A computed fold for a 73-nucleotide RNA from a Methylacidiphilales bacterium, annotated as transfer RNA. Its Rfam family is "tRNA". The RNAcentral record of the sequence draws on ENA.
């Protein structure tokens, strides 16, 4: 320098272009327990990397850039 993949909650990941973006773990509150752990119930937490574009409608499609990973020279 060229090509490919990827970016969503604190972490690991879902989500066919269509109602309010969900789950597990973790956090907080409670139940249980002598206490803790485990278990169970509840609850909070999101500018979907950034900026544009397409569309009635974008996490999803297109473009550029940025970060990360891989390959090539």
């Nucleotide at each position: 320098c060229c090509c490919c993949g990827u970016a969503u909650a604190g972490c690991u990941c879902a989500a066919u272009g269509g109602a309010a973006a969900g789950a597990g773990c973790g956090g907080c509150c409670g139940a249980c327990u002598u206490c803790u752990a485990a278990u169970c119930g509840g609850u909070a937490g999101g500018u979907u990397g950034u900026a544009g574009g397409u569309u009635c409608g974008a996490g999803u499609c297109c473009u550029a850039c940025u970060g990360c990973g891989g390959g090539g020279a």
Description: The source organism's lineage runs through Bacteria, Pseudomonadati, Verrucomicrobiota, Methylacidiphilae and Methylacidiphilales. The prediction has a mean pLDDT of 81.